[in-house]
Molecule: FMN riboswitch aptamer (RFN element)
Organism: Anaerolineae bacterium
């Protein structure tokens, strides 16, 4: 000092009123919400993260590697710098069920994760 390693704890929001119909918080007005890590402050820059496949390894859990799969932005100011800030307009949104769903339900009070804070600490 904190590279490999190891343990805690933390780690996602959201259809209000209303038409339609036998049924729809799923269809229509209409409301509404924005996970990590980067970078001048980001849902739509770049990159992860949940989902399913294959191959490997493993007693098992898991691990590692590939692969598929799932969306979205632009003017116009302001600066040294912003597709992020400011103003305006505009989009997007995995999988299962079920009237066809970002928000309902379910896998999922996830052994969840991207990842955040702390901590021990081979070693130096």
């Nucleotide at each position: 000092a904190g590279u490999g390693g190891c343990c805690u704890u933390c780690g996602g929001g959201g259809c209000a009123g209303g038409g339609u119909g036998a049924a729809a918080u799923u269809c229509c007005c209409g409301a509404u919400c924005g996970g990590u890590g980067g970078u001048a402050u980001a849902g739509c820059c770049c990159a992860c993260g949940a989902g399913c496949g294959u191959g490997u390894u493993g007693a098992a859990a898991g691990g590692c590697a590939c692969g598929c799969a799932g969306g979205a932005a632009c003017c116009a100011g302001u600066g040294a710098a912003a597709c992020u800030c400011u103003g305006g307009u505009g989009c997007c949104g995995a999988c299962c069920g079920u009237a066809u769903a970002g928000u309902c339900u379910g896998g999922a009070u996830a052994u969840a994760a991207a990842g955040a804070a702390g901590g021990c600490g081979a070693u130096g």